[in-house]
RNA sequence: GGCCAUCCGUUGGGGUGCCGCAUGCGGCUGAGAGACCUCUGGUCAACCCAUCGAACCUGAUCCGGUCAGCACCGGCGGAGGGAACGGAGAUUUGACAGGG
Numbered sequence: 001g002g003c004c005a006u007c008c009g010u011u012g013g014g015g016u017g018c019c020g021c022a023u024g025c026g027g028c029u030g031a032g033a034g035a036c037c038u039c040u041g042g043u044c045a046a047c048c049c050a051u052c053g054a055a056c057c058u059g060a061u062c063c064g065g066u067c068a069g070c071a072c073c074g075g076c077g078g079a080g081g082g083a084a085c086g087g088a089g090a091u092u093u094g095a096c097a098g099g100g
C1' cells in the first nucleotide's frame, strides 16, 4: 500500500439509559433512549445485528479521563458468551474441454 464486496426474501437476536428541576417538561450521547398492558414481566413499532458474529450480554457496585451528571470517551478486548437459512451476485484460485 492492496484485498478480505454486496443485494433480495423469510426467520431470528438485542438494547431502550443518565442528569436537571416545577414530575412533565427540558438537556446529553447514540443507528436507536418509543408506545401500550392484566406489569419483578409481556406485546408491538422504529433502529441495529445474525457466525466474515463489538448488534448485544458478562466481567462491572471495574480502571483512567471528561462533565452539572452519566452507562459519555478510552482501557478491559487476539477475554468469555451470543441469534440463519435460501436465492442472486462479485472477486480469486484449481481441474476438464474447445480454440489460437
Stems, first nucleotide, its partner, number of pairs: 006088005011050004017028005034044004056081003062075004
The RNA shown here (TPP riboswitch aptamer (THI element)) has 100 nucleotides and comes from Roseovarius pacificus. The model forms 100% of the base pairs in the Rfam consensus.